The prediction has a mean pLDDT of 84. Small-subunit ribosomal RNA from an uncultured bacterium, 1488 nucleotides, folded computationally. The sequence is in RNAcentral, with records from ENA.

RNA sequence: AGAGUUUGAUCCUGGCUCAGGAUGAACGCUGGCGGCAUGCCUAAUACAUGCAAGUCGAACGGACCAUUUCGGUGGUAAGUGGCGAACGGGUGAGUAACACGUAGGUAACAUAUCCAUACGACGAGGAUAACGGCUGGAAACGGCUGCUAAGACUGGAUAGGAAUAUAGGAGGCAUCUUUAAUAUUUUAAAGGACCUUAGGGUACGCGUAUGGAGUGGCCUGCGGCGCAUUAGCUAGUUGGAGUGGUAAAGGCACCCCAAGGCAAUGAUGCGUAGCCGGACUGAGAGGUUGACCGGCCACAUUGGGACUGAGACACGGCCCAGACUCCUACGGGAGGCAGCAGUAGGGAAUUUUCGGCAAUGGAGGGAACUCUGACCGAGCAAUGCCGCGUGAAUGAAGAAGUACUUCGGUAUGUAAAGUUCUUUUAUUGAGGAAGAACGGCUAGUGGAAAAGCUAGAGUGACGGUACCCCAAGAGGAAGCCCCUGCUAACUACGUGCCAGCAGCCGCGGUAAUACGUAGGGGGCGAGCGUUAUCCGGAAUUAUUGGGCGUAAAGGGCGAGUAGGCGGUCUGUUAAGUCAGGUGUGAAAUUUCAGGGCUCAACCCUGAAACUGCGCUUGAAACUGGCAGGCUAGAGGACAGGAGAGGGAAGUGGAAUUCCCGGUGUAGCGGUGAAAUGCGUAGAUAUCGGGAGGAACACCAGUGGCGAAGGCGGCUCUCUGGUCUGUAACUGACGCUGAGGCUCGAAAGCGUGGGUAGCAAACAGGAUUAGAUACCCUGGUAGUCCACGCCGUAAACGAUGAGUGCUAAGUGUUGGGGGGUUUCCGCCCCUCAGUGCUGCAGCUAACGCAUUAAGCACUCCGCCUGGGGAGUACGACCGCAAGGUUGAAACUCAAAGGAAUUGACGGGGGCCCGCACAAGCGGUGGAGCAUGUGGUUUAAUUCGAAGCAACGCGAAGAACCUUACCAGGUCUUGACAUCUAGCGCCAAUCCUAGAGAUAGGACGUUCCCUUCGGGGACGCUAAGACAGGUGGUGCAUGGUUGUCGUCAGCUCGUGUCGUGAGAUGUUGGGUUAAGUCCCGCAACGAGCGCAACCCUUAUGAUUAGUUGCCAGCAUUAAGUUGGGCACUCUAGUCAGACUGCCGGUGACAAACCGGAGGAAGGUGGGGAUGACGUCAAAUCAUCAUGCCCCUUAUGACCUGGGCUACACACGUGCUACAAUGGCUAGUACAACGAGUUGCGAGACCGCGAGGUCAAGCUAAUCUCUAAAAGCUAGUCUCAGUUCGGAUUGUAGGCCGCAACUCGCCUACAUGAAGUUGGAAUCGCUAGUAAUCGCGGAUCAGCACGCCGCGGUGAAUACGUUCCCGGGCCUUGUACACACCGCCCGUCACACCAUGAGAGUUUGUAACACCCAAAGCCGGUGAGGUAACCCGUAAGGGAGCUAGCCGUCUAAGGUGGGACAGAUGAUUAGGGUGAAGUCGUAACAAGGUA
Repeated sequence: AGAGUUUGAUCCUGGCUCAGGAUGAACGCUGGCGGCAUGCCUAAUACAUGCAAGUCGAACGGACCAUUUCGGUGGUAAGUGGCGAACGGGUGAGUAACACGUAGGUAACAUAUCCAUACGACGAGGAUAACGGCUGGAAACGGCUGCUAAGACUGGAUAGGAAUAUAGGAGGCAUCUUUAAUAUUUUAAAGGACCUUAGGGUACGCGUAUGGAGUGGCCUGCGGCGCAUUAGCUAGUUGGAGUGGUAAAGGCACCCCAAGGCAAUGAUGCGUAGCCGGACUGAGAGGUUGACCGGCCACAUUGGGACUGAGACACGGCCCAGACUCCUACGGGAGGCAGCAGUAGGGAAUUUUCGGCAAUGGAGGGAACUCUGACCGAGCAAUGCCGCGUGAAUGAAGAAGUACUUCGGUAUGUAAAGUUCUUUUAUUGAGGAAGAACGGCUAGUGGAAAAGCUAGAGUGACGGUACCCCAAGAGGAAGCCCCUGCUAACUACGUGCCAGCAGCCGCGGUAAUACGUAGGGGGCGAGCGUUAUCCGGAAUUAUUGGGCGUAAAGGGCGAGUAGGCGGUCUGUUAAGUCAGGUGUGAAAUUUCAGGGCUCAACCCUGAAACUGCGCUUGAAACUGGCAGGCUAGAGGACAGGAGAGGGAAGUGGAAUUCCCGGUGUAGCGGUGAAAUGCGUAGAUAUCGGGAGGAACACCAGUGGCGAAGGCGGCUCUCUGGUCUGUAACUGACGCUGAGGCUCGAAAGCGUGGGUAGCAAACAGGAUUAGAUACCCUGGUAGUCCACGCCGUAAACGAUGAGUGCUAAGUGUUGGGGGGUUUCCGCCCCUCAGUGCUGCAGCUAACGCAUUAAGCACUCCGCCUGGGGAGUACGACCGCAAGGUUGAAACUCAAAGGAAUUGACGGGGGCCCGCACAAGCGGUGGAGCAUGUGGUUUAAUUCGAAGCAACGCGAAGAACCUUACCAGGUCUUGACAUCUAGCGCCAAUCCUAGAGAUAGGACGUUCCCUUCGGGGACGCUAAGACAGGUGGUGCAUGGUUGUCGUCAGCUCGUGUCGUGAGAUGUUGGGUUAAGUCCCGCAACGAGCGCAACCCUUAUGAUUAGUUGCCAGCAUUAAGUUGGGCACUCUAGUCAGACUGCCGGUGACAAACCGGAGGAAGGUGGGGAUGACGUCAAAUCAUCAUGCCCCUUAUGACCUGGGCUACACACGUGCUACAAUGGCUAGUACAACGAGUUGCGAGACCGCGAGGUCAAGCUAAUCUCUAAAAGCUAGUCUCAGUUCGGAUUGUAGGCCGCAACUCGCCUACAUGAAGUUGGAAUCGCUAGUAAUCGCGGAUCAGCACGCCGCGGUGAAUACGUUCCCGGGCCUUGUACACACCGCCCGUCACACCAUGAGAGUUUGUAACACCCAAAGCCGGUGAGGUAACCCGUAAGGGAGCUAGCCGUCUAAGGUGGGACAGAUGAUUAGGGUGAAGUCGUAACAAGGUA
């Protein structure tokens, strides 16, 4: 410090996710030691048991025990009394508050104990507990009576203090403070102990006053949570005078008076929460947090209350009420672990019912000492941090095992073993601390006496612990997670969208580095992972440090309030600001330095820091305040100007419609085409007259005006804004603007008018599968006017307002100035608007660019992933429609912007192709052949499936083929290799059988040899293995089809762009062609095109047998002699290149025409198929991975099937006839094939064919007759002398075999069919059409296929349209690329939410009722020791039980408020591989 994830790819925006650190954690697996920390985050739930606050006999009486020299002494501790119990310890429920933090105030206060100073402690009195007696009660606990003490209690005296009054001094800050005097009032005390020379002394205690220290109370400024879908709150409320109350100010309380107080700088309400020092994180600013330690606060079962006291409204006190628990004799009582342990419960989860007061601290005491679950320690827990160990060195036969393997090896791996060492730690044993200083005691010293000093003995829970030493022995001590990317680390097997994984993207559908296991590897290590939470990364709330044209985001516009900001000069002030000083900012923590535990964690000491607040002294530039000026901002004045700016009234013509009349006759209207509609009752058309409403052609213009919405005939009137010029006025008067207010298109609403045209709704007609639409005919609201609402728009420049600055150029509108000019004009400068182009700059890009989206400042508004949703609820506004404000649950990993390359478009342009058109002939109808589908079947083997499957694989299924079916057989096998043994094998014959096979007979002979043997072949045996037309063409190779013989597809370097990419390859011409030329930020190159190859067309030359024959001779015949001239054959050459001429074109490429030539512009044909596309075809040609079968999915045999047949489709053949059929005669080919063959010729047969048989391994012989054609005859338009299916009979051939199931012949039979609907195919010249011939396969079987030649046309204006393709351009929400994407209803499942008659629970108030305890007030006839009066009796004073009253907790009643849960039903939303209906959007998405 970044990374992954939106896309085919890119840049950006933007969310989600990860890597880091942390934790009072928990869970899973694992676990050696030690140190230091930490340990109920949940139920402030309930608690058994024990302990956690006592102490003092030197305050007191008294009891008991021990001892006694009876003098006493010691001990225990119930009671009175004193002090403490208000600390310490726990918890965080409540609390949004002066609770906390910080800084102040207290002249408005208190303070036990402690310290200092001063003074004093006099003199009386009456009780009471304990105890004794009687007595009640189950108990708790009492009642009555009798006795007794005090440092307990009550008067009195005195002092000081306090208060009041009087009148002075001094000070201060208003109230006041202080001081002197006088008068009045009020108010103190306590003793015990030790010593004593009996005088007193010592320490403690007591009282008063003053001061201090520490502690506390109260008040104030500032600071720190959320919600405005909480906007108004408040009657003791705000203030005043007075009184009461308190330690003390104060509405704290009360009476009276006034009507205030708080709030958008967020009152009130609701929700949440103890606050801080700090902690975690972060570069910081911040964010989160408030366990442990420390400070403060609050609480102590819930609520209320006071008492005591210096201090409490009191955790281990009291009273009352409520809930709960326990005891009970049922009458009553007792209790409060949020102290330490511990228990139950809750929970993912948190310890011992331990030791000790040795240390530190606390209470009491004069002290010893006692108490102390504070504390110090130990125990439990890997809960965290830190440290240590589980060994070290050497060791290659690279052991074994394991895993992988290309079978060679590789890895684990110096790892182990082995050898040599060490002993931390654990274990045994021995030793063994520091922490201890005190106090008291003893001795000494010291001193007036104390104090003090010195020495000694003695004091340790931890603990026989830390530490140290010996011994033995590598001996006891390693796991966890991960290995697709992010992210370090890979293989095998299993599994097969299953099981599972996953933080995100995503893995898994038979070769998974992603699941599970193993081997190996990586990381960390006594831990490792997971989960949860926080910060970070996230500049993703942006102060530091973001944005708003199109990604989320500028308010519809304006004037303006509060607020924010504000020109220039001078003076002043000192609030902000800056500087110095000072106080505070507790300690701990953090940082640094040093030190102590062996190190570290941890601890100690010091420094720094604590960025804050207060006080004070200065500075005066800037901001602010005050005062005075200025004129550049702003405004005013005067003089001009332009304008659909606004309001009101009037007025004009054109047009539509309607009405009346005239002319006139059959249609009009409307559409893609029609129909509805109108019209013979006279329409449309046309002429004249009239009515009425609405809108204003031309001018008209990226022209004008207005803040926006918006504004358009003309005239008049009222009125707003703006521009220019001038510079004699004012003097910052300015800018922006939350809330509030005004204006605000269209549609809509209300009331009343108006209504020509247009026109939602509606009706009809069309279209359509449907058509609640688009189109047509009608048509009502509405559109218009007046008044009043509504308040929204893509209210857009998707761009808030204002100010200043920053290149140019060119239009245009309205002004001003200057120059020139007779005029029209032209030129220059300038202000204000309005456009375009464009530099710098900016921008993700597109683009913006003086009218900024540039550079800056000021103010306002708004944004923070998509969906849910601008929805719900609430509130406000509205007559309603609805508007404004505006969530959450849930869900996704994207949604989005700009640009790029493709693909696509019922987008555009250019171009090509038998693509259309122009023609010729077919198919589709018939019969038959053949293939396919379907059906059938035991089987009808398998594959091919739009073009690019279907006379295809198959160049030929009777058996075989054959893969299928039935039955019968074999199991190392029909076929291959290896091992061992034996040996020839075969053929032939017989028997059984359907055959395979089985049995028998016959038969016995391979080759080579170095003679050892070897090889081929066969048989037998066993196992390795064979075998598979079984699966997967979506695991593959190879081969092939198709786009397409279309003209394209790319690269290097350079350049442009942030980039994907672009350029080149686009453009202008041209071509069959990315063919060539020109131009050009491109220059070159490659694969394709073309050419090179074969064939054909001409000629030359060479060669003449089997070919040929002009001339000579010869024959039936080129038959023969002869010849090779010609034809022909097959070798070699030549020829054609836009080369020549003319024209067009740009002086190009090229095109058009011509000449010559056998051939002319690629001469014709073939082979040749770029980068790629279709997961195209083929595992059944072959090869092959993996999977599967192995007495069978292999192999053999017989028979059957592949040939089935209501049907559908494809491809063909033959026809339907006269351009023909038949009969007779007659002419002319080429390519080919042939010895298991072609077979002449002769004879037989009507014929297929048969018998005999020459020639030929082929330019020699044979197939071989070519047919159409031509000549002649016949038929005469018919289902025929057309057509030949079907069937019968008789034959022939091949073959082991012709039934299923071959071909051919003869005779007979003579079906459909009379030119074929919608639709559709081929073909541009030696082509179509037509005619025959040959070949492959093959025993036989062709209408198929592959070739050959004969005869031999028609047409092409042209590119609008259909199909396919190429290039450029455009749009796109497509990229699996339009067979794309995608919307909504309905149906189903699940989820969360809203509404809902209601039901139910809670919270905080309010009103009223009742009112405990208690304080206060009143009363107090009852009760009453202290004082007073009185001899006494008694009375008084005072106190008090009781009663009354105010206040009041709990409780009750009531109506509202708020919040939660639940609810038949209901609404929309979200999610969910393959449901239904349509096709709304994306292309002009087919109606933008």